[in-house]
RNA sequence: GUGGUUUAGUUCAGUUGGUUAGAGCAUCCGGCUCAUAACCGGGGAGUCAUAGGUUCGAGUCCUGUAACCACC
Numbered sequence: 001g002u003g004g005u006u007u008a009g010u011u012c013a014g015u016u017g018g019u020u021a022g023a024g025c026a027u028c029c030g031g032c033u034c035a036u037a038a039c040c041g042g043g044g045a046g047u048c049a050u051a052g053g054u055u056c057g058a059g060u061c062c063u064g065u066a067a068c069c070a071c072c
Base pairs, nucleotide, nucleotide: 001071002070003069004068005067006066009025010024011023012022018056027043028042029041030040031039049065050064051063052062053061
C1' cells in the first nucleotide's frame, strides 16, 4: 500500500435500506428424576467497533478513525 473482518458472555445469521435486531452454546429460573446428566418450558443479556454523512427511514449505503487477519 491492497483486500477482508468487527452484531448478546461466546460462535455466528441478518435477503434489494422498511414493522419491535435473531439463533446455537453458555448463564439464570422452573418442569421431569431418588439424584445428576440428557430432555422440555421460560427469563435476562445489544451504544450493531467508533465519529460523522446520505435518507422519511441505516446493522445494511458513503467517508474518516481504531483493533485484528491475509497478501504485497
Molecule: transfer RNA
Organism: uncultured Agathobacter sp.